[in-house]
Overview: A computed fold for a 388-nucleotide part of an RNA from a marine sediment metagenome, annotated as large-subunit ribosomal RNA, domain III.
Context: one part of a larger RNA
Formats: sequence, C1' cells, structure tokens
RNA sequence: GAGUAGCGAUAAUGAAUGUGAAAAACAUUCACGCCGAAAGUCCAAGGUUUCCUCGCGCAACGUUAAUCGGCGCAGGGUGAGUCGGCCCCUAAGACGAGGCAGAAAUGCGUAGUUGAUGGGAAACAGGUUAAUAUUCCUGUACUUUAUGUCAUUGCGAUGGGGGGACGGAGAAGGUUAGGCCAUCCGGAGAUUGGAUGUUCCGGUUCAAGGUGGUAGGCAGAGAAUUUAGGCAAAUCCGGAUUCUUAAUGCCGAGAACUGAUGACGAGAUGUUUUAGGAUGUUGAAGUGGUUAAUACCCUGCUUCCAAGAAAAGCCUCUAAGCCUCAGAUGACAUAAAACCGUACCCCAAACCGACACAGGUGGACAGGGCGAGAAUCCCAAGGCGCUU
Repeated sequence: GAGUAGCGAUAAUGAAUGUGAAAAACAUUCACGCCGAAAGUCCAAGGUUUCCUCGCGCAACGUUAAUCGGCGCAGGGUGAGUCGGCCCCUAAGACGAGGCAGAAAUGCGUAGUUGAUGGGAAACAGGUUAAUAUUCCUGUACUUUAUGUCAUUGCGAUGGGGGGACGGAGAAGGUUAGGCCAUCCGGAGAUUGGAUGUUCCGGUUCAAGGUGGUAGGCAGAGAAUUUAGGCAAAUCCGGAUUCUUAAUGCCGAGAACUGAUGACGAGAUGUUUUAGGAUGUUGAAGUGGUUAAUACCCUGCUUCCAAGAAAAGCCUCUAAGCCUCAGAUGACAUAAAACCGUACCCCAAACCGACACAGGUGGACAGGGCGAGAAUCCCAAGGCGCUU
C1' cells in the first nucleotide's frame, strides 16, 4: 500500500421468548422466502466414527461473533438361516503340475486353479431406540441340510442328454403401483356484503406366504417297435416305422378367498413434565367408480441382420459298483444354518478436486395443478434461507 480488495452463487429475511459474560448468526415458536426428475428419500463406490448424548467445553479449526458445529474432551451406539459377502458356478483376465523355448533371469502354455461386473435355496407387515433394524420385539411365513421313525422302492458319475440360455427395433393387449372423484366416518362454523349448503377440514390403510390357475403365450399329445449318431453303456436325447387320439402338457401377470376375531387408524381421554415431551386406556369409517404407467405378464409376440457368454445348481439316462446293506422317493419329528459387513455421509461441508471450493461422481424411487413430456411455471411430502 491499507484497515484497502475480499469474506465463495442476488433462495431473504423479520419478530417474540429462552440460554448466556456477551446473541443479526445458537434453541423454541410464529410469520416470510427458496428447491421440489431436487437443493427430497434410499443404495453402490469412496471416506472411516464424521453417527447419538439435557454430558463438559471454545485456545486453535469455522473467511465475522459464537453460548453453536462435520471442532476439543468424555461416555454411548452397528444384533441377520432368508439383505450383501463368504459358499457352489463359470467370463474376460491372471496364475500355471508336467511340457515347449531360453545362457540365465524368465517367457509361452496343456490339465487345472483362480477370477463378478453375470448364473445359483429361502421374509414379509407392524412396533420399538437418543443413536440399529427385512437384523431386536410381536404376528404370520419360507428354504436347505443332517439325524431318527414309518411306508414304498433299483440305486449309482468327475460320463451322455435336456435345461439353465440370453441380440436390436417395433407394436398391441391384459393388469397393477400410483392418481383422481364419489361414498362412508369423525369434526368445524362467521368479527366482514352473502353463506346449514352443491359449505369447510381430516381420515377412508394393510405385506410376504397359502389356496386355486384366470387374461394371455408356447408345444399337437400318448403308446409300441427299431436304430451306422450322442468317444463306452443307456430304458435318456437324436433318427426311422407303426398304432391310438382332440385335446393334453408347460409357462403365466392380476383379481378373488385367506393371512386379518389381527395390525394400523382421525381422534377421545387419564397420569406426568419447567418445557420440548413421555406414557396408559380407548378407538369411527376402512367402500365404489374412473384413470393409469417407463412397473408386471414379457426371457412373450412381430420383425430385422451384423445372428447376439459360459459353467454349476436343477431334471433325466445309464457305466464301474452295490443289490437283507448302502442308496432313492414320500410323510412326520428333532436339530442345525457358522463367520464377515450392517453406525453415518453418499450430486456432498463427510467421496475426487491443497479449502466447510459455484467443478466432477454410477444406480433406484418419481405425488398434485396445466401439459405430448422426467420440459417450463407453481405447489405436496420432505429439505433448506447457501457462516460477515
């Protein structure tokens, strides 16, 4: 220079009360304003305690003050057979017994091992904490394995077959979530010109599972004989022949009934607290219509050419073998389901950007009034007014 520039989006603040040494900024309340395909809610990655505390603090950190804080100190907090991992399976890739190459280091690579971003069993609703919940509690379910009992019985794989099992685009139909209106239930009512009616306010909510198999989609179905294929075998799959027959089988949302004599529910009421609040009892209606998804049926259908993973679980067939055993199927009973993650932030003041940085960051949810619309504008739930 200079107490100058600046104090990081022009979304916006005002009042009262409280606390305190001190209040524009903290707490509570009432207004006002802003976002609302987000500036809301929930995850993945990443962070790693930042979460909660009527516990105590304000040196430093916070672009100001601070009684406040993602700050300091202390204490507390993450509960799983079903969510995710681990587990079984494989993809690209990685490693790689033998092997090949190389002077060696090492490189490549078979069998194989590993490797999710993919395939594979099973849980929902309500309640509860200051802080966790599909994990705790209540209620109602489901899955797999082991053992035992009973009944029936050809079982058996690292092998064969089926299946798993898949692209793009387009269109239609059937549904549901959700919305809206009405009905029903509970309540309100005038200080203003009118207003007891075509008024106003609030509510009208419930899952998985079970039963059954609808809209719809696909394939004709059943039996017998035979067989150069499926590296051996096969009753399985494939091929061939014959007979019978008009239905049969598979997939499949939703609705209905049940779950539910339950839960929730506007409120009413009792007790208690300085206050926010806490807690007990009780509890109305809980229906119909309409609209309607980018969700489900749909891994469907139609169509196109560039022709769109694998393996296991699963079903089936036999080989060796076993055949009073073992094993298999069904019912019932009992037992088990370990370990790890689970707090909190997550378009952000907690991640990546040296910062409490106008930048960057994958997925899910998707209300109302207009509207083709996830646009724009205004609003709900919810969250904020961006720390002079």